[in-house]
RNA sequence: ACGAUGAUACGGAACUGGCGGAUAAGUGGAAUUAACCACAUGAACCGUAUCAUUAUUACAGUCGACCGCCUGGGCAAAGAGA
Numbered sequence: 001a002c003g004a005u006g007a008u009a010c011g012g013a014a015c016u017g018g019c020g021g022a023u024a025a026g027u028g029g030a031a032u033u034a035a036c037c038a039c040a041u042g043a044a045c046c047g048u049a050u051c052a053u054u055a056u057u058a059c060a061g062u063c064g065a066c067c068g069c070c071u072g073g074g075c076a077a078a079g080a081g082a
C1' cells in the first nucleotide's frame, strides 16, 4: 500500500404475502384453482467518503413488528460452467 472488520454520513436497494392470536402492526381493491396489485412502512445488502482496528484466527448464515399455521422470494457465502 492492497485487503478485511467496525462506526458515522450520503446515495441506491431486492424482498416487503395469506389466515389466526386481535375490538389493534397501515389504507384501498382482489384472490382460496389464492397467498397478489397500488401507495405507505420496514429493510438485509450494495456503492462512495471519513475515522478506528487488524496482520490471522473463528463462524455459516442473514432480511420483511411479535407468536402460531401456511405460501413465495431476496442478499451474502461456497462450488461449477460460458
Stems, first nucleotide, its partner, number of pairs: 003054010015042001017070005026039004061075003
The RNA shown here (ZMP/ZTP riboswitch aptamer (pfl RNA motif)) has 82 nucleotides and comes from a Bacillota bacterium.
Of the family's consensus pairs, 100% are formed in the model.
The prediction has a mean pLDDT of 78.
Its Rfam family is "ZMP/ZTP riboswitch aptamer (pfl RNA motif)". A reference for the family is Jones and Ferre-D'Amare (2015), "Recognition of the bacterial alarmone ZMP through long-distance association of two RNA subdomains", Nat Struct Mol Biol.